[in-house]
RNA sequence: GGGCCAUUAGCUCAACUGGUAGAGCAUCCGACUCUUAAUCGGACGGUUCGGGGUUCGAGUCCCUGAUGGCCCA
Numbered sequence: 001g002g003g004c005c006a007u008u009a010g011c012u013c014a015a016c017u018g019g020u021a022g023a024g025c026a027u028c029c030g031a032c033u034c035u036u037a038a039u040c041g042g043a044c045g046g047u048u049c050g051g052g053g054u055u056c057g058a059g060u061c062c063c064u065g066a067u068g069g070c071c072c073a
């Protein structure tokens, strides 16, 4: 220098074909209980990496930038 992949909740990851962004863990509250705990229920939590474009509608498609990883030279 070239190619490919990834970036979504505090963490790890989903979201088939463009159609209201979810789960587990963590945290908080409650229940239960022989205890720190475990188990069960609930709540909280989002600029979907930044910017621009296409579209009635974008996490998803296009352009560009950033960060990380892999391969080639």
Stems, first nucleotide, its partner, number of pairs: 001072007010025004019056001027043005049065005
Molecule: transfer RNA
Organism: bacterium